The RNA shown here (c-di-GMP-I riboswitch aptamer) has 86 nucleotides and comes from Burkholderiales bacterium PBB4.
It matches the Rfam family "c-di-GMP-I riboswitch aptamer". From the family's description: GEMM was predicted in a large-scale screen for bacterial structured RNA regulatory elements.
RNAcentral holds the sequence, with entries from Rfam.
The source organism's lineage runs through Bacteria, Pseudomonadati, Pseudomonadota, Betaproteobacteria and Burkholderiales.
RNA sequence: GUUCUGAAAGGGCAAACCUGCUGAAAGGCAGGGACGCAAAACCUCCGGCCUACAGCGCAUGGCGCCAUGGUAGCGGGGUUGCCGAU
Numbered sequence: 001g002u003u004c005u006g007a008a009a010g011g012g013c014a015a016a017c018c019u020g021c022u023g024a025a026a027g028g029c030a031g032g033g034a035c036g037c038a039a040a041a042c043c044u045c046c047g048g049c050c051u052a053c054a055g056c057g058c059a060u061g062g063c064g065c066c067a068u069g070g071u072a073g074c075g076g077g078g079u080u081g082c083c084g085a086u
Stems, first nucleotide, its partner, number of pairs: 006083001012037002017032006035073001041079003045076003048071003055065004
């Protein structure tokens, strides 16, 4: 120095839930709050999952289909990266 591992210390992020804003919805953002996280930092390339405004179909009953919308805290992949005992 690299890889693996995750002791210590200092710091970091923030699930559910609540409030506000936003969005058709899923969801997102901000504040509070901590279930957890060593990539829970960034990217939808692949698979999964969520939603279905518009569109299409039914032939009018609101139901079905559909991602171009989401989810990086579902997994894989890519990029970057803190400390460091044994």